Molecule: transfer RNA
Organism: Deltaproteobacteria bacterium
RNA sequence: UCCGACUUAGCUCAGUUGGUAGAGCAGGCGGCUGUUAACCGCCGGGUCGCUGGUUCGAGUCCAGCAGUCGGAGCCA
Numbered sequence: 001u002c003c004g005a006c007u008u009a010g011c012u013c014a015g016u017u018g019g020u021a022g023a024g025c026a027g028g029c030g031g032c033u034g035u036u037a038a039c040c041g042c043c044g045g046g047u048c049g050c051u052g053g054u055u056c057g058a059g060u061c062c063a064g065c066a067g068u069c070g071g072a073g074c075c076a
Base pairs, nucleotide, nucleotide: 001072002071003070004069005068006067007066010025011024012023013022019056027043028042029041030040031039049065050064051063052062053061
């Protein structure tokens, strides 16, 4: 430098045909328990990597850029 995959909550990840953004864990509160843990219930938490475009409508489609991983190549 080229090719491919990936980027969504604090962490790990879903998200169907473009039509109200979710789960588990973690956190907070409560229940249970002699206490803790475990278990059960509830709650909070989002610039969907960034900038644009298409569209009535974009996490989803398109372009550019950035980052991570993998592969190929170049120089020495």